[in-house]
RNA sequence: GGGCCCGUAGCUCAGCGGCAGAGCAGGAGACUCUUAAUCUCUCGGUCGUGGGUUCAAGUCCCACCGGGCUCACCA
Repeated sequence: GGGCCCGUAGCUCAGCGGCAGAGCAGGAGACUCUUAAUCUCUCGGUCGUGGGUUCAAGUCCCACCGGGCUCACCA
């Protein structure tokens, strides 16, 4: 370099083209003599970047960037 997969919240991951979500973590409170556990509420996003298609894109198309796997042939 070629082929394939992945990139969404601090972390792990969901997400038929039609409101961006869950668990954990963080914050506040309840409970408790206290802590832990449990419960309630809450905080949280440039959906890797730039274009294109579309009334509408996290989702489809193209090109890049980053990570991973693989490679008969070439080197």
Molecule: transfer RNA
Organism: Chloroflexota bacterium